[in-house]
Context: one part of a larger RNA
RNA sequence: GAACGAACGCUGGCGGCGCGUUUUAAGCAUGCAAGUCGAGCGGCAAGGGGGGCUUCGGCCCCCCCUAGAGCGGCGGACGGGUGAGUAACACGUGGACAAUCUGCCCCCCGGCCGGGGAUAGCCCAGGGAAACCUGGAUCAAUACCGGAUGCGAGGGCGGCCGCAUAUGCGGCUGUUCGGAAAGGCGCUUCGGCGCCGCCGGGGGAUGAGUCCGCGUCCCAUUAGCUAGACGGCGGGGUAAGGGCCCACCGUGGCGAUGAUGGGUAGCCGGCCUGAGAGGGUGCACGGCCACAUUGGAACUGAGACACGGUCCAGACUCCUACGGGAGGCAGCAGCUAAGAAUCUUCCGCAAUGGGCGAAAGCCUGACGGAGCGACGCCGCGUGAACGAAGAAGGCCGUGAGGUUGUAAAGUUCUUUUCGGGAGGGGGAACGAGCCUGCCAGGCAAUGGGCGGGCGCUGACGUGAAUCCCGGAAUAAGCCCCGGCUAACUACGUGCCAGCAGCCGCGGUAACACGUAGGGGGCGAGCGUUGUUC
Numbered sequence: 001g002a003a004c005g006a007a008c009g010c011u012g013g014c015g016g017c018g019c020g021u022u023u024u025a026a027g028c029a030u031g032c033a034a035g036u037c038g039a040g041c042g043g044c045a046a047g048g049g050g051g052g053c054u055u056c057g058g059c060c061c062c063c064c065c066u067a068g069a070g071c072g073g074c075g076g077a078c079g080g081g082u083g084a085g086u087a088a089c090a091c092g093u094g095g096a097c098a099a100u101c102u103g104c105c106c107c108c109c110g111g112c113c114g115g116g117g118a119u120a121g122c123c124c125a126g127g128g129a130a131a132c133c134u135g136g137a138u139c140a141a142u143a144c145c146g147g148a149u150g151c152g153a154g155g156g157c158g159g160c161c162g163c164a165u166a167u168g169c170g171g172c173u174g175u176u177c178g179g180a181a182a183g184g185c186g187c188u189u190c191g192g193c194g195c196c197g198c199c200g201g202g203g204g205a206u207g208a209g210u211c212c213g214c215g216u217c218c219c220a221u222u223a224g225c226u227a228g229a230c231g232g233c234g235g236g237g238u239a240a241g242g243g244c245c246c247a248c249c250g251u252g253g254c255g256a257u258g259a260u261g262g263g264u265a266g267c268c269g270g271c272c273u274g275a276g277a278g279g280g281u282g283c284a285c286g287g288c289c290a291c292a293u294u295g296g297a298a299c300u301g302a303g304a305c306a307c308g309g310u311c312c313a314g315a316c317u318c319c320u321a322c323g324g325g326a327g328g329c330a331g332c333a334g335c336u337a338a339g340a341a342u343c344u345u346c347c348g349c350a351a352u353g354g355g356c357g358a359a360a361g362c363c364u365g366a367c368g369g370a371g372c373g374a375c376g377c378c379g380c381g382u383g384a385a386c387g388a389a390g391a392a393g394g395c396c397g398u399g400a401g402g403u404u405g406u407a408a409a410g411u412u413c414u415u416u417u418c419g420g421g422a423g424g425g426g427g428a429a430c431g432a433g434c435c436u437g438c439c440a441g442g443c444a445a446u447g448g449g450c451g452g453g454c455g456c457u458g459a460c461g462u463g464a465a466u467c468c469c470g471g472a473a474u475a476a477g478c479c480c481c482g483g484c485u486a487a488c489u490a491c492g493u494g495c496c497a498g499c500a501g502c503c504g505c506g507g508u509a510a511c512a513c514g515u516a517g518g519g520g521g522c523g524a525g526c527g528u529u530g531u532u533c
Stems, first nucleotide, its partner, number of pairs: 001533004006529005013380006019373002021338001026336003030333003035074003040071002047065006054058001081291003090216008100208002105204007113147001115145002123136005154177010183196005217263003224254003229251004234246003266288004270281004293314005316327004344370001346369003352366001353364004383413004393404004418470005427460001433454007477522005482503003488517005498505002
């Protein structure tokens, strides 16, 4: 000099864009943060509408709309948070899988036949304070289970061909074994058609798993470490290679090119500094990893060993009718504690994105916004021109005068800001709805694809731009002035009180302390402290 997720002191007008618990991965009141689908299913309380019956009281029956539960499907593995652990194939980079998986999505091939038995909800009954649990009867499906079919794929046993990634792999082929499925909605000229789904298979895309080369902090005042340890054979297991696991056999394997041990730490793109080389760093944003009160475990699933799932154990907190139960903010706000220190228990799904749904739509503390904080960067303003009797006052001074100083006053002007009023672009239409034209063999209808038109939807928002009115009105401080280092006098004090980054000032004329005047620097900031280069 530059930088900062800063803090502290004094001061503080506005706007834009960012950033905001670096400490205790400490504990948490309250609310919200993951649901959705009635076009999968049985159904449906109270209420409303329509129809039927009626002894005209209203009861009963049917249909439609509408709730909360239940079965079922998809999603809760994304998104969001944090950095504890980890010195490791964790990350970075470059490769490998002939050793692998991949829901939804895209392209292609083939199929969807015919049966069965349950169960939740509902009803009846019982237990419990609650959480919830139990028995009986009845009954549905795109829930579950057999049977049929089997293009292709898969397993076994063969044959032929090809491949320099050859203990292997691929292609063609014979035989054999076992294995699938689900319907719903709309339209109909009742023949079917369309859309959304379902099953088997091939390819793609995306995502993931595994392996390898190289690179990645400090301590040798850590020198030896190792028994599934290193390898083989056979097996188990996995989506998949492998001591991953197991039986047997061999005795190996690693290490001064630093094993083992200890300490510290998430890694990177980047960021800061620097002419560069390098040094420091890993806040925000983006990629990867790890974790979700602590430890352990599996279930479900395409995917988890699963933050707002399950089970067990520990610590802690809460409820209880003492028999038993409930909980997990390192999601968004918010509270307590700790600390030098870090925000609103706000608005909205209008936009972007995500989940579900055919769609309307629902959900979304992701996100879009607003609020607080000079925490940072950037921009603007606090007025402009004229104005000498060089006013008054202050300060200095040999009492002349100098200086503050065109500074003020005064005159003329402007209105960014500010106050009041008007105004209202764009973020919003490419989406959804309706109408319409064309296209696919288009020919019945619905539907599909490609265009055109119409009107609908804004949290922010008392928004922005812009215009009108008013009036200089609403707006300047902080540090320094001995040298380094830009800027000097007076008074007070008298080694006192004090200053100080270094050198050093102060003991009676202190340019160094305190105050004043003057001056220098920066400016909504200025200084100090801390840290890095």

RNAcentral holds the full RNA, with entries from ENA, Greengenes and SILVA. Small-subunit ribosomal RNA, 5' domain from an uncultured bacterium, 533 nucleotides, folded computationally. Model confidence (mean pLDDT): 83 of 100.